[in-house]
RNA sequence: GGGCCCGUAGCGCAGUUGGGAGCGCACCUCAAUGGCAUUGAGGGGGUCGAGGGUUCAAGUCCCUCCGGGUCCACCA
Numbered sequence: 001g002g003g004c005c006c007g008u009a010g011c012g013c014a015g016u017u018g019g020g021a022g023c024g025c026a027c028c029u030c031a032a033u034g035g036c037a038u039u040g041a042g043g044g045g046g047u048c049g050a051g052g053g054u055u056c057a058a059g060u061c062c063c064u065c066c067g068g069g070u071c072c073a074c075c076a
């Protein structure tokens, strides 16, 4: 340098054919307990890596860039 894959909540991930941003754990509150653990109920948290484009509408499609992984090539 080239090909492919990945980037979504604090962490691990899902998101189908473009139309609701979600799951588990974690966190906060309440109840049960003398207290902890635990269980139950409720709740908060997101520029969907960045920028631009297409569209009535983009996490999803297109372009560029950034970061990570992997394979290949190159180098004196």
Base pairs, nucleotide, nucleotide: 001072002071003070004069005068006067007066010025011024012023013022019056027043028042029041030040031039032038049065050064051063052062053061